[in-house]
RNA sequence: UUAAGCAAUUAAGAUAGUGGCGAACGGGUGAGUAACGCGUAAGUAACCUACCUCUAAGUGGGGGAUAGCUUCGGGAAACUGAAGGUAAUACCGCAUGUGGUGGGCCGACAUAUGUUGGUUCACUAAAGCCGUAAGGCGCUUGGUGAGGGGCUUGCGUCCGAUUAGCUAGUUGGUGGGGUAAUGGCCUACCAAGGCAACGAUCGGCAGCUGGUCUGAGAGGACGAUCAGCCAGACUGGGACUGAGACACGGCCCAGACUCCUACGGGAGGCAGCAGCGAGGAAUCUUGCGCAAUGGGCGAAAGCCUGACGCAGCAACGCCGCGUGAGUGAAGAAGGCCUUCGGGUUGUAAAGUUCUUUUCUUAGGGAAGAAAAAUGACGGUACCUAAGAAAUAAGCACCGGCUAACUACGUGCCAGCAGCCGCGGUAAUACGUAGGGGACAAGCGUUAUCCGGAAUCACUGGGCGUAAAGGGUGCGUAGGCGGUUUAACAAGUCAGAAGUGAAAGGCUACGGCUCAACCGUAGUAAAGCUUUUGAAACUGUUAGACUUGAGUGCAGGAGAGGAAAGUGGAAUUCCUAGUGUAGCGGUGAAAUGCGUAGAUAUUAGGAGGAACACCAGUGGCGAAGGCGACUUUCUGGACUGUAACUGACGCUGAGGCACGAAAGCGUGGGGAGCGAACAGGAUUAGAUACCCUGGUAGUCCACGCCGUAAACGAUGAAUACUAGGUGUCGGGAGUCGAAUCUCGGUGCCGCAGCUAACGCAUUAAGUAUUCCGCCUGGGGAGUACGCACGCAAGUGUGAAACUCAAAGGAAUUGACGGGGACCCGCACAAGCAGCGGAGCAUGUGGUUUAAUUCGAAGCAACGCGAAGAACCUUACCAGGUCUUGACAUCCAUUUGACCAAUUCUUAAUUGAUCUUACCUUCGGGUACAGAAGAGACAGGUGGUGCAUGGUUGUCGUCAGCUCGUUGCGUGAGAUGUUGGGUUAAGUCCCGCAACGAGUGCAACCCUUGUCUUUAUUUGCCAUCAGAUAAUGCUGGGCCCUCUAGAGAGACUGCCGGUGACAAACCGGAGGAAGGUGGGGAUGACGUCAAAUCAUCAUGCCCCUUAUGAUUUGGGCUACACACGUGCUACAAUGGUCGGUACAACGGGCAGCGAAAGGGUAACCUGGAGCAAAUCCUAAAAAGCCGAUCCCAGUUCGGAUUGUGGGCUGCAACUCGCCCACAUGAAGUUGGAGUUGCUAGUAAUCGUGAAUCAGAAUGUCGCGGUGAAUGCGUUCCCGGGUCUUGUACACACCGCCCGUCACACCAUGGAAGUUGGGGGCGCCCGAAGCCAGUGAUCCAACCCGUAAGGGAGGAAACUGUCGAAGGUGAAAUCAAUGACUAGGGUGAAGUCGUAACAAGGUAGCCGUAUCGGAAGG
Repeated sequence: UUAAGCAAUUAAGAUAGUGGCGAACGGGUGAGUAACGCGUAAGUAACCUACCUCUAAGUGGGGGAUAGCUUCGGGAAACUGAAGGUAAUACCGCAUGUGGUGGGCCGACAUAUGUUGGUUCACUAAAGCCGUAAGGCGCUUGGUGAGGGGCUUGCGUCCGAUUAGCUAGUUGGUGGGGUAAUGGCCUACCAAGGCAACGAUCGGCAGCUGGUCUGAGAGGACGAUCAGCCAGACUGGGACUGAGACACGGCCCAGACUCCUACGGGAGGCAGCAGCGAGGAAUCUUGCGCAAUGGGCGAAAGCCUGACGCAGCAACGCCGCGUGAGUGAAGAAGGCCUUCGGGUUGUAAAGUUCUUUUCUUAGGGAAGAAAAAUGACGGUACCUAAGAAAUAAGCACCGGCUAACUACGUGCCAGCAGCCGCGGUAAUACGUAGGGGACAAGCGUUAUCCGGAAUCACUGGGCGUAAAGGGUGCGUAGGCGGUUUAACAAGUCAGAAGUGAAAGGCUACGGCUCAACCGUAGUAAAGCUUUUGAAACUGUUAGACUUGAGUGCAGGAGAGGAAAGUGGAAUUCCUAGUGUAGCGGUGAAAUGCGUAGAUAUUAGGAGGAACACCAGUGGCGAAGGCGACUUUCUGGACUGUAACUGACGCUGAGGCACGAAAGCGUGGGGAGCGAACAGGAUUAGAUACCCUGGUAGUCCACGCCGUAAACGAUGAAUACUAGGUGUCGGGAGUCGAAUCUCGGUGCCGCAGCUAACGCAUUAAGUAUUCCGCCUGGGGAGUACGCACGCAAGUGUGAAACUCAAAGGAAUUGACGGGGACCCGCACAAGCAGCGGAGCAUGUGGUUUAAUUCGAAGCAACGCGAAGAACCUUACCAGGUCUUGACAUCCAUUUGACCAAUUCUUAAUUGAUCUUACCUUCGGGUACAGAAGAGACAGGUGGUGCAUGGUUGUCGUCAGCUCGUUGCGUGAGAUGUUGGGUUAAGUCCCGCAACGAGUGCAACCCUUGUCUUUAUUUGCCAUCAGAUAAUGCUGGGCCCUCUAGAGAGACUGCCGGUGACAAACCGGAGGAAGGUGGGGAUGACGUCAAAUCAUCAUGCCCCUUAUGAUUUGGGCUACACACGUGCUACAAUGGUCGGUACAACGGGCAGCGAAAGGGUAACCUGGAGCAAAUCCUAAAAAGCCGAUCCCAGUUCGGAUUGUGGGCUGCAACUCGCCCACAUGAAGUUGGAGUUGCUAGUAAUCGUGAAUCAGAAUGUCGCGGUGAAUGCGUUCCCGGGUCUUGUACACACCGCCCGUCACACCAUGGAAGUUGGGGGCGCCCGAAGCCAGUGAUCCAACCCGUAAGGGAGGAAACUGUCGAAGGUGAAAUCAAUGACUAGGGUGAAGUCGUAACAAGGUAGCCGUAUCGGAAGG
C1' cells in the first nucleotide's frame, strides 16, 4: 500500500421496540327506535371538556425497574417461557404550595341547594429536549375564553278500541352507595301510591329534521343526492384504556358462519374505496393524484389521508348545440290514391350557389398557485389556419276524449284497448302501405306520488224520496249560553328584543360564449321564548237585573197511566120445549154436522174475550201506544194572574229507564179467532190462494227478550220570515155576534229553498248551538272477536274477491188478466158455406239422377205462373263449343250470308250452291263469312242483413208534424188537451196560444134523372111501298140507344132539440137527401216484412266453366198431412120435349154464317166481316107440359175398358173433347172456423186475357133475388184521454231461488308446523363490584442485615349477569281430510216469487212450515 475482517464515532436511510399524540374525527349504512329519539324553545344555582386563546404561579432533589437486544427452550402455526443486560418527557418517593380540595370561624349579594370576600387547620404538582448563544418547544397547579359535549323541562311528532284497564323499583319519602353531574340510577327501611277515554297498556308500521314533489291556496305524499341530529358496525353481553368510547378497520366472553391445522389448537368480520358472487326489471373503474380544499402527527422538513380533487362507464336527469342555408316546375322518376280527368308526396329531390356550429389535420396554448417551488386534470378548455355538405333522426300517434285519413289484407279469426268500446266480407279503431298531425337526441310504455277529486268538504259536502236522523225519553262528562256594573289580563290585539344553522326558495346584480350550474347582496317565513302596553269581545272573580227557566194562586179539557169493582149486546157450549130433513159451504163442489132429531125457534144456565152507536185528517201521551161504566191513587200539558226565585238554561258521548207484534220461562185461563197439522177442492203439480176442522198462541200474574216500513222514511232547542180557510182547548170582547189573543191539530198558498217531486210560521226557508249518522253496487248487516240473552237471537262489525254500474226524480213511448169513452160483419141477429166424400189445384213431407228456384201466422199455400208434351227451363243424364249463343274495338283474308237442294247425325253439326254500291278502274265503302290475338263477353252463381225501384201490412185507421210565442235547468210540453158533434184532428165553443203543412173531405172515373146538340151501322111514332113474315125499302130523327155539352143535391127550405153554435131528429119538394151507390186515390211511420229469379246495381265468386249449345228425362213422382176450390149427397130436384128475356166483350196467321155429312166430338164448305153493319151467340136459371116417387135411386158422377175427334215436328212418360159401356165414395159432415147489411148474400148462365192445344183458376158481365141487425156485456182489431210500471230488442218484456257442471277467493275444522313477545324455574361465560387472599411481588417505611410493614397480583367465594335448558299459558301466521255459505261463467234442470190490481196488492219485524222461489 492493497485485500479481507474487527472495533469506535459521525452522517444518511430502512426496520423493530420503549415513550407521546391521534386513532371517539373523517367515510359508510338505516337494522332497531313511537323514544326527550328528533324538531323547536328554555333550564343546568345539578355538570365535564385533551389539543387551542389569554392570564397567575412553578419546573428543586432522588430512586428502582422494564421492552428492544443476547443466550437457552416449548409449539405445525398463532404465539410464548426462563435467564442475563439497558434508556427515557415511561414508573415511584421526598421538598415547595401561587393556587386547588375538605373542615372551622366572620361577612356581602342573591335566594331553590348558590355566588363571593377575609381568616385558620389538614391534604395536594412537575420532565425534560433542541440550540455555541439568544431563544424555542415542552411539563405541573389554578383561573378565563372559545369550541365540543352530558343531563333536565314546555310544546309538536303515524295507524288500530274487533287492544280498556296498566304498574311492584312500580309512585313518593328517609339513610346510604354510585356518577363529571341531578335522579329508584342502585340499595335498606317506611308509606300506598302512579298512569289512563284529552286514549294508558298492547299490537302494527316507521330513523327524525332542514327540505323535496305536487297544489291557486289550505293541504296531500315523500325524507335519494347536500346539510344537522340520532342509532348500529356478523348476532348478543361486558368492561378496559382514555379529556372523550362501553369504541366500524381495539380487547374479553357466548352464539352462528367461513378459513387454516401436524387434530393438540388457532384466525376472521367491506353498513370505508374499488372489485367478486348471489338475488333482482335494475344501478359504474380492482383508474390518476395528494397539485388544490380539509384532517391527524411533528419544532420543522415531512409523513399519512379511496376524506377530497380529477378522469373512466351509463341519454339516468337538467341545460345548450347540430344533423345544413339560398335558389330550383319538366310540378321529373318512383310510391300511394283515383270519379281515370287527375290528385298527392312536393321546392321535397336532382341540379346550381353559399356557409362550416360540429368533424378531421396542422400550429399556438392557459387560469386554477395569496412570496418562491410544486398541476393529477392536460397538450384539456380556448385561439389560429386549411379541408369536404361533408360524420349525424328517431320514436309513438291519427274512432271520440285529442291535433292528425285513405287504400289493401283479415272476417267476433288474428288482434287492439287508458275509459267508452272496435273486429261476424265494403274496419278512418286489428296488420301493412301511402299520407298526416305531435315531440325530438330523444320518443313511447310500465310503476309510484300529488293534481283534477268540493270524491273525508278547516278553507269547502251532505242526511224527506239518491248512502245517511239513534225507536223514545231522563241525564253524567263535555260543548254552547240572557241583560248590566266593576276588576283581572288566561285567550285576543299592538310594539320591542332573542331565536328561527348553512344549503334550498324568491328578488336584483354578477361569473363560465348562452343556459343548466356557480357567486354576491337583499328579502321572506310560520312557530317558540322574554318583555312593555290595550281592554271591545270570550274567560275568571265580585255585585246587580228579569225578559229565558222554574215556583205559587185561580180555572177548565182529555181513549195519559195503575188498581179494584160493575154492565149490556153478540159468538160458542150445556139443559129443556116446539119442530122435521136437511144444514153448512163455494166460482162450482166436496170434506164436515144431522132421523141417536141437526139447522131454525123459545126459555133457562155456564164461560171467556172484546167493548157497536157516540166517532170526528177529534183528544191525550216522550215514543211504543191509549176507546163500555164507576171509584181510588197518580203523571203531564194549556189558559189567566204577575206574588216569589234570580240564568237556576240548551244539547247530551258513555250511562239509566221505557219500548208494538211475535217469541221464551213458571203458574193460571181458554168463548171466538187461529201459525203448525189433518181432510176436501183447484191444478200438469198445489207443501198455496178457497172450504171444513184444529194445536201452540192470542187473555191474566210475575220475570225475560229489545227488535219493526219502531215512518212525518224529516234529531233536539231558540229566534226571525205574506196570507187565506177549517177544527180542538182556554181567555178578552159582545145581549148575541163580529173582532182580537194563547196553545194544539189539518188543508191551500207567497217569498225562499229543492235534481225534480215537493216543503212552505207544525219548513225541506233564513241563522245559531249540541248530538247521531253517510262516503259506488255486490260480498254483508255476513265472518271472526267481544259483550248481553234461558234460548231464539241482539249489539258492535270487517276483508278477500267481483262489477261499471247500483240508485233518485221526472219525460216520451210500449204494455197491463187497470179505468173511462168511441168505432169496425168484431160480437150478437140471420143467410150460405168450409172442416166429413170424390176430384181439381197449391204447399209440406217423402222419394228421385233431377223431382229448378222463390213465397212461411194474420200479411206463404188456384201465390210469382194471364196457362211446364218439345220450347218455356233456371234442374238431371249424356254429346259438343271455348273471344264464345249476344255487344264494342284491332289487323288479315274471302265474297258471301240468307233462301233452296240433298246426304249424314239421336240432334246441334257437316257437304253442295251462291253478293251489292261508288269508281279517276289502282281501289274504296257497306254488309257478311272464315281463321287469329287480346281487351272482354256471359252467369236465373252468392248476399233483399250492402242497395235502387216496386209491393204487402197495420189501414181508407184518423192520425202525423212544423214555425213563432209563452212554460220547464232539461228530456219535453203547450197547440193536438177540455165541453159538444162527426164517417173523419169533421165542424163549433172554450182555452197561453196564434198560424201552417201532410192526411180527411172535395176536385177525377162510373152509375142513377132531366135538358140540349148530333144521326149511321142504331131506332121506327107519323107518311108511302113490298112481303107468307121481318126497319125489308123510300123517308124521318119523335122515342130508345149511342156520346159530347150542360142542369141537378147545397142541410138550400120548414118544424123541433141544442149554448142563440156546430150539429142532430122529423117533414116538404124531388129521379136521387144528408159523403145518393161503386171505383181510383193509401199521411208520418212499423215489420233489417217480400223481391239480386221482372228490371237496375255495389261487393264477392266461376272463366275449356257456375258460360254456350243439343237429345232425352224431370218440374206431372206418392204410405201421408194441410190450405183453396169444383161436383154432389137430391123432389124448391133429376130426365125429356116446347118456349121467352141480357150485358160486358173478342175477331184477319182471326171470327167463321147458310147448306151438307156424322149419334157426337167434329168434318166439308167459305157467304159476310178489320166490325153499333158480319161472325162468335145457344144465354141459363125462368115459364108450359110429360115422367121419376124417397131408393145409394132415372140422385151422384169418380174410376176403368173400347172406339173415335182436334191441336201440334211430336200427345208414351204428360193434353183436351166425343160416343158406348162401367157406376166408387157420398144420405148434409166432430172440435173448430169463413164470408156477407141490398140490387148485397145466395143462385144462374155469359165473355175475355194468357194461348198451337190445354180452366173447377183469375179478371169482367148481366139475369133471378132474400133473411136479419135487440144492442155493445163479452171475443178480436183499432182510436182518444187517464193510471201503474223494476219494460225501452219495449210483456214473445223483465226477473227470483233451489239443483247440476267449471273456476276463484273466503269462513269453520280433529289437528300439524313455524315465528315474535312476556312469565316461572334451572344452569351460569366474560366482566364490574364486594369479601377472602395459605401462595407471589423491585421502588415507599422500620431495620446494618435477615426479616417485617404499607400497597399490589394470581387464585377462590358471593350478588348481578348474556347465550342456553325447561314448563304452563296467551298470541300471530302457514297448512289440514272434510265442511259451509259467497262470487263468476252465450245458449243445462225445476217451477214462476217480484215488476201491471203481476193474475192471492206489495213490503217490514217475529214465529213456523215447505224441492225451490216461497206460503